A computed fold for a 369-nucleotide RNA from a Candidatus Wallbacteria bacterium, annotated as Bacterial RNase P class A. The sequence was found by an Rfam model in a public genome assembly. It matches the Rfam family "Bacterial RNase P class A". Gene Ontology terms of the family: tRNA processing, ribonuclease P activity and dimeric ribonuclease P complex. By type it is a ribozyme.
[in-house]
RNA sequence: CCGAGCGCUCGAGGUGCCCGCGGUCCGCGUUUGGCGCGGGCUGAGGAAAGUCCGGACUCCGAAGAGCAAGAAGCUGGGUAACGCCCAGGUGGAGCGAUCCAACGGAAAGUGCAACAGAGAGCAGACUGCCGAUCCGGGCAACCGGAGGCGAUGGUGAAACGGUGGGGUAAGAGCCCACCAGCGGUCCGGGCGACCGGGCCGGCUCGGUAAACCCCUUCUGGAGCAAGACCAUGUAGGGGGGAGAUGAGGCGGCUCGCCAAUCCCCCGGGUAGGUCGCACGAGCCCCGGAGUAAUCCGAGGCCAAGAGAGAUGGGCAUCGAUCGGGCCCCGCGCCCGAUACAGAAUCCGGCUUACGGAGCACUCGGGAUC
Numbered sequence: 001c002c003g004a005g006c007g008c009u010c011g012a013g014g015u016g017c018c019c020g021c022g023g024u025c026c027g028c029g030u031u032u033g034g035c036g037c038g039g040g041c042u043g044a045g046g047a048a049a050g051u052c053c054g055g056a057c058u059c060c061g062a063a064g065a066g067c068a069a070g071a072a073g074c075u076g077g078g079u080a081a082c083g084c085c086c087a088g089g090u091g092g093a094g095c096g097a098u099c100c101a102a103c104g105g106a107a108a109g110u111g112c113a114a115c116a117g118a119g120a121g122c123a124g125a126c127u128g129c130c131g132a133u134c135c136g137g138g139c140a141a142c143c144g145g146a147g148g149c150g151a152u153g154g155u156g157a158a159a160c161g162g163u164g165g166g167g168u169a170a171g172a173g174c175c176c177a178c179c180a181g182c183g184g185u186c187c188g189g190g191c192g193a194c195c196g197g198g199c200c201g202g203c204u205c206g207g208u209a210a211a212c213c214c215c216u217u218c219u220g221g222a223g224c225a226a227g228a229c230c231a232u233g234u235a236g237g238g239g240g241g242a243g244a245u246g247a248g249g250c251g252g253c254u255c256g257c258c259a260a261u262c263c264c265c266c267g268g269g270u271a272g273g274u275c276g277c278a279c280g281a282g283c284c285c286c287g288g289a290g291u292a293a294u295c296c297g298a299g300g301c302c303a304a305g306a307g308a309g310a311u312g313g314g315c316a317u318c319g320a321u322c323g324g325g326c327c328c329c330g331c332g333c334c335c336g337a338u339a340c341a342g343a344a345u346c347c348g349g350c351u352u353a354c355g356g357a358g359c360a361c362u363c364g365g366g367a368u369c
Base pairs, nucleotide, nucleotide: 001365002364003363004362005361007359008358009357010356013318014317015316016315017314018313019312021043022042023041024040025039026038027037028036029035030034045340049351050350052349053348054347055346056345057223058222059221060220069219070218071217072216073215074088075087076086077085078084089103090101091100092099093098104214105213109212110211111208112207126153128149129148130147133146134145135144136143137142161179162178163177164176165175166174180204182201183200184199185198186197187196188195189194227275228274229273230272237266238265239264240263241262242261248258249257250256282301283300284299286297287296288295289294320338321337322336323335324334325333326332
């Protein structure tokens, strides 16, 4: 210098003037709560987004245990909690910095595997090898068969360990050596996942659990339109039930029925206001513990809020990036544009979107001293 990786911070800019909007406080006026005017202070984000996880808070529910359903799934740590974060292990990708992982169990059971291929799961003779033994033929060489074989070719993502030797009629873990893998056991290191090594064993037990399933752990429901208070509303109606009886109606009386009264249910009906609601797992800075996430201590600070919803616009100037034009080529001049986006109960994460600027560290290549 070129290319790449990784983390953090900032983020549509700064200044001045003018117009406008939300909140709050003060003052004045006024029909005193409300309105108007003036002034002060204050007013979006790193994602406020998606609403995907985890909580706080609120109401309802709840003896306990189990089943079902759902979720999580290597180890240790952090946290209020998590499916998040940190550190590590193992596996994979990359020359490397670094990145990625749905990373328990397939020697519990059930299932599945397109195409190709002879054969796809207690495998399989298409191409093939042999025919020692037995049978038939032949004097014999040999021929045909019963039968033996998983070595060869080929297919496939995958074909029942690999290489070499022995062995055999031909072959084969059939036997042996080494290697790989699995199981058991012992030693050493580590809190642990796991790592390193010794010995023994049978020789090899395929893949898939983002298929059912098994194992371990976790999980009550609804959500700020939660919920509380004040106000408002409560006309008329339907269904069911109760009951003192002297007291309504059915022309008198008795029974009965209806109405009325009371209770329950259904249904109808119901301006608004205040709180919740901005001091909180809060922010900044310093010191300490820790590899880190994070925690502890001291000091300072109070920073939108709301109701269908304010935070905007103009001019001048400085500066950035991008695009276009001019060109005396100087990265000079002129013109234009300005990323994603918009709080609504709050907080911790994740994910997604995003023009650009700054800082720190690391890797690969090249050149020079």

Lineage of the source: Bacteria > Bacteria candidate phyla > Candidatus Walliibacteriota.
The coordinates come from a structure-prediction model, not an experiment, and the mean pLDDT is 77.